[in-house]
RNA sequence: UAGUUAUCAAGAAAGGUGGAGGGAAUAGACCCUUUGAAGCCUUAGCAACCCUCGACUUCGAGAAGGUGCUACAUUCUACCCCCUCCAAGGGAAGGAUAACAA
Numbered sequence: 001u002a003g004u005u006a007u008c009a010a011g012a013a014a015g016g017u018g019g020a021g022g023g024a025a026u027a028g029a030c031c032c033u034u035u036g037a038a039g040c041c042u043u044a045g046c047a048a049c050c051c052u053c054g055a056c057u058u059c060g061a062g063a064a065g066g067u068g069c070u071a072c073a074u075u076c077u078a079c080c081c082c083c084u085c086c087a088a089g090g091g092a093a094g095g096a097u098a099a100c101a102a
Stems, first nucleotide, its partner, number of pairs: 001102001003100006013043005021032003026078004044070003049066002051062004074094001079091003
C1' cells in the first nucleotide's frame, strides 16, 4: 500500500510545550478555538479487538502486555430506498480502528 472480516448514537482529561488554526478530503451547513487550535511530551483515564483466566467457537470475569481512543452520531448533508414533496427512518459509498492474510 491494496484485500478479507468485525465494530463505529455508549465510555473516558489534566498539566507542560506551542502560537492559529481545527472537526479526514471536496462543497454546503453547523460547531470548537487567543478564556489558547493543530502538533509534540508527561501523567491519568475509557474501552476490551488482540490478550489472560474459567467454561470451551456462542458465555462470564480480568486488565499485566500490543494497539486504539478520551467536543459534537464516523458532527450533519451529498448517492440509493421509502415518501406526492419535505422532514423523519433505513441502506450504501467514503473514512477510522482492530485482527488476519499477501